[in-house]
RNA sequence: AUACUCCUCUGGGGUUGGGUGAGAUUCCCUACCGGCGGUAAAGCCCGCGAGCCUUUUUUGGCAGAUCUGGUGAAAUUCCAGGGCCGACAGUACAGUCUGGAUGAGAAGAGGAACAG
Numbered sequence: 001a002u003a004c005u006c007c008u009c010u011g012g013g014g015u016u017g018g019g020u021g022a023g024a025u026u027c028c029c030u031a032c033c034g035g036c037g038g039u040a041a042a043g044c045c046c047g048c049g050a051g052c053c054u055u056u057u058u059u060g061g062c063a064g065a066u067c068u069g070g071u072g073a074a075a076u077u078c079c080a081g082g083g084c085c086g087a088c089a090g091u092a093c094a095g096u097c098u099g100g101a102u103g104a105g106a107a108g109a110g111g112a113a114c115a116g
Base pairs, nucleotide, nucleotide: 005112006111007110008109009108010107017029018028019027031096032095033086034085035048036047037046038045043084044083051062052061053060066082067081068080069079070078088099089098090097
């Protein structure tokens, strides 16, 4: 001085109020929520993760959503306004209930030791 390696810890939020009905937290009105990295601060830009299919393994594919105006050197990220999105299984059709899941993981923090 510290690549690589190892260990430990952390690592997702939300159905309020009403209507219909035999039955709905699933339909209708209203409400509520928003992982990680990048970047002028992001659910919607670019990518990643969870999920599904495939591959002997590696892998490969699928998988949602944003416009306008203002400020500024720079913002689809800030401010204002309007809009939109949300895996699989169960069930009266689910972003919010139950389940896989006290799981897994993007990633972050700390520590140890060592090559050169």